Predicted 3D model of a 79-nucleotide RNA (c-di-GMP-I riboswitch aptamer) from Desulfosudis oleivorans. The model forms 91% of the base pairs in the Rfam consensus. The sequence was found by an Rfam model in a public genome assembly. Taxonomically the source falls in Desulfosudis (Bacteria, Pseudomonadati, Desulfobacteria, Desulfosudaceae). Its Rfam family is "c-di-GMP-I riboswitch aptamer". Gene Ontology term of the family: cyclic-di-GMP binding.
[in-house]
RNA sequence: CGAUUUUUACGCCAAACCAUGGGUGACCAUGGGACGGAAAGCCACGGGUCCUGUUCAACAGGAUAGCCGGGUUGCCGGA
Repeated sequence: CGAUUUUUACGCCAAACCAUGGGUGACCAUGGGACGGAAAGCCACGGGUCCUGUUCAACAGGAUAGCCGGGUUGCCGGA
């Protein structure tokens, strides 16, 4: 110096809830706020859940990356 494994958090992100704004809606943005997080960074590719179209099914279009899997990039210190 590199790879792998493990542990930690100066620092980082920010659930519920509240305010304002946007959207038919799921939900999103900003501010406050911390339940948590070691990819809670990014990508809707597979499954799940939710919304809309017209009631079911089917189909289509959306939402969710803090539901699971997958892909991809990456960080401090110690062993």